This is a predicted structure of a 471-nucleotide part of an RNA (small-subunit ribosomal RNA, 5' domain) from Zygnema cf. cylindricum. Lineage of the source: Eukaryota > Streptophytina > Zygnematales > Zygnemataceae > Zygnema. Model confidence (mean pLDDT): 81 of 100. A source record names the gene rrnS. The full RNA is in RNAcentral, with records from ENA and SILVA.
Context: one part of a larger RNA
């Protein structure tokens, strides 16, 4: 001298844009955060048009017609509610607890899977039963399959085998600290069989053989999520990995499969523990490292806010319906940039502080004030919303936005820190090795330029200084 997710101390006018639990992966009240499809599919309720049948009345042009009530049968199109079934809930969102390699970065490779989606072939044709009387549901029997629509439309289904995109798996090199950790291993190291998985393998198992790693640092034992990247540097370097992206762990500790194209799943299950809660004591519910908020910890880090209008995701032929991802808003000067706190004239060099004093009224604050005339950025106050942008054919949270246009008036807007050298910037009063300063060197013991105040200058500016850390 630059940096910073930074805190403190004094002060403080506005605007944009960024950023905001670095500590306790402590415990958490309470709303919200994952739904949808009636174009799969029955129920059950709301409301319910039109037809049709019957009775029984009335009036006619009278074997029948009309009109009005009641009952019955069918019952469209809508809507709500619990289910059945499909799809999605492995996405987005959150934290760094473990992890020194089953990780990551970067480049290869082979034994391999891959709903949705792109091309492309070929078929979707019949029985029974189960279940709430039903299905695109589940048994099942033909190689396999479903049907839905008013539809010749369109959406689905079942195989094949190709794309895409996502994932698994291998290897090579790279990636802390310690030697005050020297020997480590028994599925350990290979083989040839089996099993096992999508898939190659001690991955698993019976045998066989005794190899394997290791000062080029095995093993263990601290600390640590890696990258792109950030800060800093003339270059090497050197530290760090918040925010943003990318991957990789984890969801109250531990374990475990299950559905599924995909998980050994944060808001799904089972089982075992610690907590908390309910309760008729029989027995049960829970997980905010999700968005807000609360307690605790801390020197320290935010609202129980508005909308899906934008960008995307799910589900749906589609209207649309869900999204605390998202986009705004709100609190903080935490940080970064812009802006303002007037300008111009103004000497009587006023009052009045301050040094200075006989060089006899001087030097300074200071053109600085006052005072003339004059502007109107910011702010404040009072009206508009045309065109235009985020939006495109509709839709605008943001929006009392920003904009635009008028008033009023200099008025509402400057402080910290320093002044002995380093290091830019001096006196004068008090104190008297006291009180107190100090980042180094060091000032104070009566003429202190280092310590308190006064004046006067220096630096920076909604800031400014001080502490931490890195370079």
């Nucleotide at each position: 001298g630059a940096a910073u997710g930074a805190a403190c101390g004094c002060u403080a006018g506005c605007g944009a844009g960024a950023u905001g639990c670095u500590u306790a992966a402590c415990a958490c009240a309470u709303g919200c955060a994952a739904g949808u499809c009636g174009a799969a599919c029955g129920u059950u309720g709301u409301a319910c048009a039109a037809u049709g049948a019957u009775u029984c009345g009335u009036g006619c042009u009278a074997c029948g017609c009309a009109c009005a009530a009641a009952u019955c049968a069918c019952a469209a199109c809508a809507c709500a509610a619990a289910g059945u079934g499909g799809c999605g809930a492995a996405c987005g969102g959150g934290u760094g607890c473990g992890u020194a390699a089953u990780a990551c970065a970067c480049g290869g490779g082979a034994a391999u899977c891959u709903g949705c989606c792109c091309a492309c072939a070929a078929g979707u044709c019949u029985a029974g039963g189960g279940u709430a009387c039903a299905a695109u549901c589940c048994u099942g029997a033909a190689a396999a399959a479903a049907g839905c629509g008013a539809a010749a439309a369109g959406c689905g289904c079942u195989u094949g085998g190709g794309g895409a995109u996502g994932a698994g798996c291998c290897c090579g090199u790279g990636c802390a600290g310690u030697a005050u950790u020297a020997g480590g291993u028994a599925g350990u190291u290979g083989g040839a069989g089996a099993g096992g998985u999508a898939a190659g393998a001690g991955c698993u198992c019976a045998c066989c053989a005794a190899g394997c790693c290791g000062a080029u640092g095995a093993u263990g034992c601290u600390u640590a999520g890696c990258u792109g990247g950030u800060c800093u540097u003339u270059u090497c370097g050197g530290a760090u990995g918040a925010u943003c992206a990318g991957c990789c762990a984890c969801a109250c500790u531990g374990g475990g499969a299950c559905u599924g194209a995909g998980a050994c799943a944060c808001g799904g299950c089972c089982c075992a523990g610690a907590c908390u809660c309910c309760u008729a004591c029989g027995g049960g519910a829970g997980g905010c490292a999700g968005c807000a908020g609360u307690g605790g910890g801390g020197a320290a880090u935010c609202u129980u806010g508005g909308a899906c209008a934008c960008u995307g995701g799910g589900c749906g032929c589609a209207a649309g319906c869900c999204u605390g991802a998202u986009c705004c808003a709100g609190c903080a000067a935490u940080c970064u940039c812009g802006c303002g706190u007037g300008a111009a004239u103004g000497a009587a060099g006023a009052a009045g502080g301050g040094c200075a004093a006989u060089c006899u009224a001087g030097c300074u604050c200071g053109u600085a004030a006052a005072a003339u005339g004059c502007u109107g950025u910011c702010g404040u106050c009072g009206a508009g919303u045309a065109a235009g942008c985020g939006a495109u054919a509709a839709u605008g949270a943001c929006a009392a936005c920003a904009c635009u246009c008028g008033a009023a008036g200099a008025g509402g807007a400057a402080g910290c820190c320093c002044c002995g050298a380093c290091u830019a910037a001096c006196u004068c009063u008090g104190u008297g090795c006291c009180a107190g300063c100090a980042g180094u060197c060091g000032c104070g013991g009566u003429a202190a330029g280092a310590c308190a105040g006064g004046g006067g200058g220096g630096g920076c500016a909604a800031g400014u200084g001080u502490u931490a850390u890195u370079c």